[in-house]
Context: one part of a larger RNA
RNA sequence: UUGCAGUUAAAAAGCUCGUAGUUGAAUAUUUGGACUGGAGUGGUGGUCUCGAAGCAAUUCUUGCACUAUCAACUCAGUCCUUUCCUUUUGGAAAACUAAAGUGCUCUUUAUUGAGUGCUCUAGGGAUCCAAAACUUUUACUUUGAAAAAAUUAGAGUGUUUAAAGCAGGCUUUGCUUGAAUACAUUAGCAUGGAAUAAUAGAACAGGACCUCAGCUCUGUUCUGUUGGUUUUCGGAACCGAGGUAAUGAUUAAUAGGGACAGUUGGGGGCAUUAGUACUACAGUGUCAGAGGUGAAAUUCUUGGAUUUCUGUAAGACAACUUCUGCGAAAGCAUUUGCCAAGGAUGUUUUCAUUAAUCAAGAACGAAAGUUAGGGGAUCGAAGACGAUUAGAUACCGUCGUAGUCUUAACCAUAAACUAUGCCGACUAGGGAUCAGGCGAAGUUAUUUUAUGACUCGCUUGGCACCUUACGAGAAAUCAAAGUUUUUGGGUUCCGGGGGGAGUAUGGUCGCAAGGCUGAAACUU
Numbered sequence: 001u002u003g004c005a006g007u008u009a010a011a012a013a014g015c016u017c018g019u020a021g022u023u024g025a026a027u028a029u030u031u032g033g034a035c036u037g038g039a040g041u042g043g044u045g046g047u048c049u050c051g052a053a054g055c056a057a058u059u060c061u062u063g064c065a066c067u068a069u070c071a072a073c074u075c076a077g078u079c080c081u082u083u084c085c086u087u088u089u090g091g092a093a094a095a096c097u098a099a100a101g102u103g104c105u106c107u108u109u110a111u112u113g114a115g116u117g118c119u120c121u122a123g124g125g126a127u128c129c130a131a132a133a134c135u136u137u138u139a140c141u142u143u144g145a146a147a148a149a150a151u152u153a154g155a156g157u158g159u160u161u162a163a164a165g166c167a168g169g170c171u172u173u174g175c176u177u178g179a180a181u182a183c184a185u186u187a188g189c190a191u192g193g194a195a196u197a198a199u200a201g202a203a204c205a206g207g208a209c210c211u212c213a214g215c216u217c218u219g220u221u222c223u224g225u226u227g228g229u230u231u232u233c234g235g236a237a238c239c240g241a242g243g244u245a246a247u248g249a250u251u252a253a254u255a256g257g258g259a260c261a262g263u264u265g266g267g268g269g270c271a272u273u274a275g276u277a278c279u280a281c282a283g284u285g286u287c288a289g290a291g292g293u294g295a296a297a298u299u300c301u302u303g304g305a306u307u308u309c310u311g312u313a314a315g316a317c318a319a320c321u322u323c324u325g326c327g328a329a330a331g332c333a334u335u336u337g338c339c340a341a342g343g344a345u346g347u348u349u350u351c352a353u354u355a356a357u358c359a360a361g362a363a364c365g366a367a368a369g370u371u372a373g374g375g376g377a378u379c380g381a382a383g384a385c386g387a388u389u390a391g392a393u394a395c396c397g398u399c400g401u402a403g404u405c406u407u408a409a410c411c412a413u414a415a416a417c418u419a420u421g422c423c424g425a426c427u428a429g430g431g432a433u434c435a436g437g438c439g440a441a442g443u444u445a446u447u448u449u450a451u452g453a454c455u456c457g458c459u460u461g462g463c464a465c466c467u468u469a470c471g472a473g474a475a476a477u478c479a480a481a482g483u484u485u486u487u488g489g490g491u492u493c494c495g496g497g498g499g500g501a502g503u504a505u506g507g508u509c510g511c512a513a514g515g516c517u518g519a520a521a522c523u524u
Base pairs, nucleotide, nucleotide: 004495006493007476008475012492014364016362017361021357022356023355025251026250032080033079034078035077036076037075038074040073041071042070043069044068045067046066047065048063051060052059053058086133087132088131089130090129091128092127096123097122098121100119101118102117103116104115105114106113137198138197139196140193141192143190144189152182153181156166157165168176169175170174208244209243210242211241212240214238216236217235218234219233255354256351257350258349260346261345263343264342268339269338270337271336275317279313280312281311282310283309285307289300290299325332326331369410370409371408372407373406374405379403383399384398385397386396421491422490423489425483426482428467429466430465433462434461435460436459437458438457439456440455442454443453444452445451471478472477497524498523499522506517507516508515509514
């Protein structure tokens, strides 16, 4: 690993990107026909044989025998159908074919013809030797060699049995049988196969094969000998021309990327603009209380509180707000403009495997918190006071610092939850809804068409919901948490009783707070 789990029992990294790793769409030679040989099975005969019946002829039956033929299947091989089995040069050489010579047998008028030996010549020839030139490379699988014994499995054998041992047995001056065999994963060697999975090849043809010409270099042999030169011939490299060929680019994945079109969204950034409310201040009107609470009090008030109206300023920000939208998640809601980005849809557009998931590594990451500025209306940790209370360091009330807002930097965690990784396939019925597309003698605007807005149907992609359970589950429940003992689509992370403990220690990151990594003793 076969073969566990991960919604709630222990458990899916907050989210996305991403290298190594792992995994990865379909497609190409297949199918016919002829023939030879082997082995087995079956059928039909014959010879022989077993048994039965019969006086006998004969009939039936048996098969361990021998043999002929037929049929189907199977195995090995050859040839054909465009179909290399590496090529070339030397040797050695079997079958086979032809001619000649010469025996034997039969035959013929006849070395006439047929058959069969031997010798020799010629052809022929992947049977093996050795030299050269080259060859896509592996995984996989078959068979073999090799793989120390003991052990294990297992054969034989009366240690009296057995565990063992490798002995033993007999016809005993001796003879004779054993001391088997199997398994032996991986790696390596040899060998047959060529399905499956990788890998390479011809696109600027410097591509394959054939022929011819040229240039450069080089070498043996023969020209009586030696030397020189040149040619021919052989080899190597380069280059030119021509020819041969079906000359050479697989599809276009309900995989992926790109382009284009009209859209769509509270996606992001920057600027701009609006709304009321709260608070403060100014002006104004009135006059005794106002606040607040379970009840009160702290608090504010003729120096006019609370309240009414008018205005100004500042900072922040609701309801509307949905089982609706967008975004990777965190998250995102006044108007308008600008900037770049995204999804889905449509497409007889393009590229052609570019893909999926991901250690390391990286970006983003609520709130709180930290640093330095700005801003400080509201609310409000800490703190003060009033209550409550046995007490109250709380809940309630009045104040109120940090903070809350923003800029620039850190921090990197949340019940960051759908407590449910991502990609792909399949399995079921329904009505809504959002975005796009297609359609309808439909409605409306207005004026007949275009176009909007509605209505209806289909379709692709979303956020969800309802009903069922073929299915799953310990159940709650779940169209996924199904397609799982009928267990394997790909890939990542993570858990193994409760505590001790997310502690100690070490490392690393951080200004700090702390984060990431992360035990053990002991206890139960």

A computed fold for a 524-nucleotide part of an RNA from uncultured Chytridiomycota, annotated as small-subunit ribosomal RNA, central domain. Its Rfam family is "Eukaryotic small subunit ribosomal RNA". Gene Ontology terms of the family: ribosome and structural constituent of ribosome. Taxonomically the source falls in Chytridiomycota (Eukaryota, Opisthokonta, Fungi, chytridiomyceta).